[in-house]
A computed fold for a 72-nucleotide RNA from a Patescibacteria group bacterium, annotated as transfer RNA.
The organism belongs to Bacteria candidate phyla, within Bacteria.
The RNAcentral record of the sequence draws on ENA.
The prediction has a mean pLDDT of 83.
Rfam family: tRNA. The family's RNA type in Rfam is transfer RNA.

RNA sequence: GCCGUCCUAGCUCAAUGGUAGAGCACCUGUUUUGUAAACAGGCGGUUCGGGGUUCGAUCCCCCGGGACGGCU
Numbered sequence: 001g002c003c004g005u006c007c008u009a010g011c012u013c014a015a016u017g018g019u020a021g022a023g024c025a026c027c028u029g030u031u032u033u034g035u036a037a038a039c040a041g042g043c044g045g046u047u048c049g050g051g052g053u054u055c056g057a058u059c060c061c062c063c064g065g066g067a068c069g070g071c072u
Base pairs, nucleotide, nucleotide: 001071002070003069004068005067006066007065010024011023012022013021018055026042027041028040029039030038048064049063050062051061052060
């Protein structure tokens, strides 16, 4: 330098154009002498930034940033 994959909650990841979810973590409650576990409930998001297409974009297109891999 060229090519490819990826960027979504604190972490790991879903969501193939129609109001963004799960598990873990965290908080509260029940239970226990107490803690853990279990069970019930709750909190948490400008979906990397900007622009475009569309009635509507996490999703499609373009530019930029970042991570990883391959080729030279």